Predicted 3D model of a 350-nucleotide part of an RNA (small-subunit ribosomal RNA, central domain) from an uncultured prokaryote.
Its Rfam family is "Bacterial small subunit ribosomal RNA". Its family is annotated with structural constituent of ribosome and ribosome in the Gene Ontology.
The full RNA is in RNAcentral, with records from ENA.
Context: one part of a larger RNA
Order: sequence, then structure tokens, then C1' cells
RNA sequence: UUGGGCGUAAAGCGAGUGUAGGCGGUUUGUUAAGUCAGAUGUGAAAGCCCGGGGCUCAACCCCGGAAGUGCAUUUGAAACUGUAAUACUUGAGUAUGGGAGAGGAAAGUGGAAUUCCUGGUGUAGAGGUGAAAUUCGUAGAUAACAGGAGGAACACCGGUGGCGAAGGCGACUACCUGGACCAAUACUGACGCUGAGGCUCGAAGGCGUGGGGAGCAAACAGGAUUAGAUACCCUGGUAGUCCACGCAGUAAACGUUGUUCACUAGGUGUAGCGGGUAUUGACCCCUGCUGUGCCGCAGUUAACGCAUUAAGUGAACCGCCUGGGGAGUACGGUCGCAAGACUAAAACUC
Repeated sequence: UUGGGCGUAAAGCGAGUGUAGGCGGUUUGUUAAGUCAGAUGUGAAAGCCCGGGGCUCAACCCCGGAAGUGCAUUUGAAACUGUAAUACUUGAGUAUGGGAGAGGAAAGUGGAAUUCCUGGUGUAGAGGUGAAAUUCGUAGAUAACAGGAGGAACACCGGUGGCGAAGGCGACUACCUGGACCAAUACUGACGCUGAGGCUCGAAGGCGUGGGGAGCAAACAGGAUUAGAUACCCUGGUAGUCCACGCAGUAAACGUUGUUCACUAGGUGUAGCGGGUAUUGACCCCUGCUGUGCCGCAGUUAACGCAUUAAGUGAACCGCCUGGGGAGUACGGUCGCAAGACUAAAACUC
């Protein structure tokens, strides 16, 4: 390589959008590129295979035949794929009417709490710990009260509840805005799926410029602990955490499970929207679609487990893996202000 694989053994890109490409529903004609059949030419000789012969046999040699999967030309076939048309509605989408939602962006508002400041009350402790000390306090702390400032986060509701492609999203109000779902019709008529490159988004931490800074808190300082203690515990405390704009582009970015479609027992919760029955008030009961959980059959799996939300049975397309270490490293290249990211070996060794 042919293969075999990718939940946990190596292996699903962090996620989307989409170019080329690959693949693609039903009907009737067209064409004949693919496909299939025939013919002709060619496919050197030697060799291989078959038949016959010559060296005493064999190896070896000679003669004849076949084969030569291929290519070219030509004549046909028309089921399938393609081509160019035609029509269709079930795939996909649009319109109408609904309700749900921490989906996004940006503006305003609110209360609880921490800290600080001011004022009066009040007096000797407070704080902290396993125990202490550093620390704060007679220059009046801690405690309780009143007033004020400022920043950040939104208790209860809250729920294997909801929304989003993923990252993620949680006080309230209005404005702008994306998507999904349900119901009944109408319309377009394959407009679809996937997607190498590309582009966009992408937690925390980090970087740049300018603001902001209550609490928390890397670094740092001190107090303890200890044989030591560059830690765990305590008292402080700066970046940072917050905002605006830009960069960065990584995570156990996890369901460690790529996306899409079809099919294959059920049971039971829960969220959204319906239909029927019922009472004519809401429930209850039966039932449909969409999401989200648990249990479980067939099947599958090395086992664990998965099991209509598949890791079952099939189809399409992409990504990735190929013993451990060396190493996600070196070198080169691209990107970045830097930190670094992406791409990515070998020697050697077991």
C1' cells in the first nucleotide's frame, strides 16, 4: 500500500459559514461521454501456456498454435450513470397565525451585602487560629445607629428546567435583532447533503492604549507550622479581575462520541406547542410533533456499556490514527508587539 479502525486502547479539526470537488428525489423523451456486445488493425522477436520434434534422458534447442487483460478505428444496444430538455411534489424553502426562551447587542433603573468617609452613642479590647502571632485599637477600635461615596456581582424563584453552532448566557424595564418549535392551508419546484483551501466566531489566562478599582487576589512582605517549609494556615498586598477599542486563538474547548439522511420493541419523567374526550370552569384521561433525562429488548461491544438523542442496520461527504520514548520537540516556513500559536521530522533508544 491493499486493508483495519477513531466513547474509554493511537485516532472526530473547539464551533460554524461556505468555494472547488464528491454525492444526490420522482416522470417522459433526447443524446451516446461512461457502460455493454461485434468487427478490423495493432499488440516485434525471444519468453509464459498448449501440441509435436532433436541431442541416449533432462536441462537446453527447434517447429506450430493459443494467449497477450491494452490501444485505435468502426458498427450496434440504451437498462443504469452522465448530457441537454420536459413535467411532478414527497426532499429543501417561502408566505400566514400563534405561544415559549439566562439567544445576541446597546441604554436606563433597582435592592441586599462588602469596603471606605462623616457625625453622634459607647469603652477596652477586636481580629484570627488546631493553638498562636504578625495586624487593628485609648490619636477611641470592635459593636450598634444615622447620613454619604464608589465598584463589582445579581440571594430566593432555580429545576439531569430553558436558549444558543460552539465558546457560553441568570436582578428589572423599554428599544434594536438572530434562531428554533407548533397549527392549518397556499406557493416555488430538487433550489439538496457534505465540504480540501478560504472566511467568521471562539472560556480562562495573557498583551497594547486609555479609563476604573469595592471585594477577591498570582507576585511580594510579614507571622506561624516544620528537621527544613521558597507550601498548605494567618495578617497584609500589586498586577489582574471591571469598562472601551485592538491583538492573541489556546483548554479535560468533553457526550473525550464529525455533519446529514433513512430504518429498527417498549416503559416512565420533564419543557414547548397542538388534536380528541370530558366538565361546558380548570384539572383528569387518550393522542401528535419538537426538545431534554432515566430504565430497558433485539442488535452491538474486548469488556464497561450503548440501545429511536445508538456506540444497532445502511448510505453520502469531510477530518484523523498506524508500537513506547525522543516530541507535539528541532529545523524551515506562515502568523503574532511579545508570550507564543499553526505546520512538523530525524538520529538514537526500548